[in-house]
Small-subunit ribosomal RNA, central domain from an uncultured bacterium, 340 nucleotides, folded computationally. It matches the Rfam family "Bacterial small subunit ribosomal RNA". The full RNA is in RNAcentral, with records from ENA and SILVA.
Context: one part of a larger RNA
RNA sequence: UUGGGUGUAAAGGGUGCGUAGGCGGUUUAUUAGGUCUAUGGUUUAAUUCCGAAGCUUAACUUCGGUUCGCCAUAGAAACCGAUUUACUUGAGUAUGGUAGAGGCAAGUGGAAUUUCUAGUGUAGAGGUAAAAUGCGUAGAUAUUAGAAGGAACACCAGUGGCGAAGGCGACUUGCUGGGCCAUCACUGACGCUGAGGCACGAAAGCGUGGAGAGCAAAUAGGAUUAGAUACCCUAGUAGUCCACGCCGUAAACGUUGAAUACUAAGUGUCGGAAUUUCCGGUGCUGAAGUUAACACACUAAGUAUUCCACCUGAGUAGUACGGUCGCAAGGCUGAAACUC
Numbered sequence: 001u002u003g004g005g006u007g008u009a010a011a012g013g014g015u016g017c018g019u020a021g022g023c024g025g026u027u028u029a030u031u032a033g034g035u036c037u038a039u040g041g042u043u044u045a046a047u048u049c050c051g052a053a054g055c056u057u058a059a060c061u062u063c064g065g066u067u068c069g070c071c072a073u074a075g076a077a078a079c080c081g082a083u084u085u086a087c088u089u090g091a092g093u094a095u096g097g098u099a100g101a102g103g104c105a106a107g108u109g110g111a112a113u114u115u116c117u118a119g120u121g122u123a124g125a126g127g128u129a130a131a132a133u134g135c136g137u138a139g140a141u142a143u144u145a146g147a148a149g150g151a152a153c154a155c156c157a158g159u160g161g162c163g164a165a166g167g168c169g170a171c172u173u174g175c176u177g178g179g180c181c182a183u184c185a186c187u188g189a190c191g192c193u194g195a196g197g198c199a200c201g202a203a204a205g206c207g208u209g210g211a212g213a214g215c216a217a218a219u220a221g222g223a224u225u226a227g228a229u230a231c232c233c234u235a236g237u238a239g240u241c242c243a244c245g246c247c248g249u250a251a252a253c254g255u256u257g258a259a260u261a262c263u264a265a266g267u268g269u270c271g272g273a274a275u276u277u278c279c280g281g282u283g284c285u286g287a288a289g290u291u292a293a294c295a296c297a298c299u300a301a302g303u304a305u306u307c308c309a310c311c312u313g314a315g316u317a318g319u320a321c322g323g324u325c326g327c328a329a330g331g332c333u334g335a336a337a338c339u340c
């Protein structure tokens, strides 16, 4: 490489948009690039392949011949391509509805924690398996009233919803993206996938400036213990929050790439139309089939097609070197010797 694979054994890119490329619905006509047929030429010999012959056979040797490739000429027109004529089922648009924690911004609200001020009140309170450190007669804890400030939004809440993924949950307003259903009005294949590329991308981390209630890496102290650089307790700084800019990784998981078509049923739930039922999501149980098994099973891991990505024994190693990106941390790309 061919092949065989990628839910769990090695292997689906974190996700989308999209360039080149690959692939692509029904139909008319033309063409003849691909394709096919015929003829001719060319292609050193040996080898290979086919048919014979010769060494007792075979290997071996000898003889004859085809195929393939390229070129030319003549033809065929189903398929692929090109040009062209139409079509509506794919795709999109329009109109009317509709559900939603989809996104961004501004404003508002209540509960709770903490702190401060004032009142009442007195000796403990807190914490734990038990304690102690720390707090408290300079009046704590508790309780009442008031104030400040930050962060998060109980109940509703649901194998409920929305989003490409990451993710999204108080309320109101503004701006804004997408979906679904119905009508079948319009365009008429405008489609699918997508190497590079571009954009988005949890948490942590980084830069600058703010904010800082609670929580809390680091750190300090108290315990535990043989020790305890831990688990438990008392404190507590970065950080967590906001704005702008970077980083670009996750068990970024359904560990299952995207699209299309087909293939028993039953049942729950969400949205729409209708109220027999239909369409779109999201679950469960299961037929055929698949699977090493577990399991999957119209939301496929079944049956097929197209395109992309990836795998090829374990370790060395996601390391070294080089390149490239980054302020850095590091990311991406990514070996070998050697060992088994």
Stems, first nucleotide, its partner, number of pairs: 003312004007294002012308001014200004021193003025087002029083003033080002035076008049065006090190001091187003094183005102176007109153001114148007124135001161168002205246006214240002219235004257307006265285009289296002313340003322333004